Record summary
A computed fold for a 304-nucleotide RNA from a Hadesarchaea archaeon, annotated as Archaeal signal recognition particle RNA. RNAcentral records the identical sequence in 2 taxa. Its mean pLDDT, the model's own confidence on a scale to 100, is 75. Rfam family: Archaeal signal recognition particle RNA. The family is grouped with related families in Rfam's "SRP clan".

């Protein structure tokens, strides 16, 4: 020094890529290599580059160069699909409109189709109904009332003259301004005015409150009026519409779907331009399996 068995020790029992600051699980390749736990509402803690308990091997399954390329990452690089917007064309596909014949179906001398006429409907306008709205005048003469003044009467009063008065009572003239019911103004509205008051011997005469009667004025109705309106009625004229019903003439052909044909509208398509970047590809990087070639602790026994 070399071989063989034995025993130990570093250390091993998957590697790589992505992801993370950083490990590890979940994810992607290679690939087959120990078991149990726990890791996505994740898990760990530089004493971390795995934990925690059992196993097994053990200087090779270790390590180091080189070939080797799975797959990965990156790149102001190349490449350019899918979508999407614009435009331009545009159907043999869809609608709509006219047309026209041959063909099927219905209808049709028990009357297609035209044409007239009147109903029914729309609208204008005028007349009446009808329903509302809106109105209540003016004037004259009397008598009543107010005020004044003159005369008479020793009260109360009376006579006459003048003025003035919005309604009341009468009567008359026009009017649409009339009627009927209520309700009225506690006195400062009119008439009558018991009782009671005032003046007188008396007769008589004032003033005057209640009831009653009335006026103004409210309300409700009716009549009238209206140069205002509404209207489901109605009568006329004028015009519309042409679905629908009736009738009259006329007397053969009308419709209705599919197919042609024109026009036109609307898509699918077709081209162009933009935008948008997917696969793939190159450069540059990490790299597993896989091959090759090196290197590779200690102790103890036997053999050369």
């Nucleotide at each position: 020094g070399g071989g063989u068995g034995g025993g130990c020790u570093a250390g091993g029992c998957g590697g790589g890529g992505g992801c993370u600051a950083c490990c590890c699980c979940u994810c992607c390749c290679c690939g087959a290599a120990c078991c149990g736990c726990a890791a996505a509402u994740g898990g760990g803690g530089u004493u971390a580059c795995g934990g925690c308990g059992g196993g097994c091997c053990g200087a090779a399954g270790c390590c180091c160069a080189g070939a080797g390329g799975a797959g990965g990452g990156u790149g102001u690089c190349c490449g350019g699909a899918a979508g999407c917007c614009c435009g331009u064309u545009g159907a043999a596909g869809g609608g709509a409109c006219g047309g026209a014949u041959g063909c099927u179906c219905c209808c049709g001398u028990g009357g297609a189709g035209g044409u007239c006429c009147c109903g029914c409907c729309c609208c204008a306008c005028a007349g009446g109904g009808u329903c509302g709205g809106c109105g209540g005048a003016g004037g004259c003469g009397g008598g009543g009332c107010c005020c004044a003044a003159a005369c008479c009467g020793u009260a109360g009063g009376g006579u006459u003259u003048g003025g003035g008065u919005g309604a009341a009572c009468c009567g008359c003239c026009c009017u649409u301004a009339c009627c009927u019911g209520u309700c009225g103004a506690a006195c400062c509205c009119g008439g009558c005015c018991a009782g009671g008051c005032c003046c007188g011997g008396a007769a008589g005469g004032g003033a005057g409150c209640a009831a009653c009667c009335g006026u103004a004025g409210g309300c409700a109705g009716g009549a009238c009026g209206u140069u205002c309106g509404g209207c489901g009625c109605u009568u006329g004229u004028g015009g519309g519409u042409a679905a629908c019903g009736g009738g009259g003439c006329u007397g053969a052909g009308g419709g209705a779907a599919g197919g042609c044909c024109g026009u036109u509208c609307c898509u699918a398509g077709a081209c162009g331009g933009g935008u948008g970047g997917a696969a793939g590809g190159c450069g540059c990087u990490c790299g597993a399996a896989u091959c090759u070639g090196g290197g590779a602790g200690c102790c103890c026994a036997c053999c050369c």